A computed fold for an 88-nucleotide RNA from a Bacillota bacterium, annotated as c-di-GMP-I riboswitch aptamer. Taxonomically the source falls in Bacillota (Bacteria, Bacillati).
[in-house]
RNA sequence: ACUCGAUAAUGGCAAACCCGUUGAAAGGCGGGGGCGCAAAGCCACGGGUCUAAAGUGGGACAAGCACUAUGAUCGCCGGGCCGCCGAA
Numbered sequence: 001a002c003u004c005g006a007u008a009a010u011g012g013c014a015a016a017c018c019c020g021u022u023g024a025a026a027g028g029c030g031g032g033g034g035c036g037c038a039a040a041g042c043c044a045c046g047g048g049u050c051u052a053a054a055g056u057g058g059g060a061c062a063a064g065c066a067c068u069a070u071g072a073u074c075g076c077c078g079g080g081c082c083g084c085c086g087a088a
Base pairs, nucleotide, nucleotide: 004086005085012037013036017032018031019030020029021028022027035075041081042080043079045078046077047076048073049072050071055067056066057065
């Protein structure tokens, strides 16, 4: 240095749920909370998944309905970038 990862150390993050806020929604953000996490740090690049406002179809110029990502998720998987510690 690389691989690797401990009932080690120092710290870190924070699921469900609740409150507030934002958004059409999925979801995001703040507070509480703590299931878990060695990249649960960052990037939507590939796949997956979620949503469907606008649009399209259809309809009656309606609603329900169907399709659709340009929306979302990195705590679904892969890939890329960067990084703390050091037992075996």
Model confidence (mean pLDDT): 90 of 100.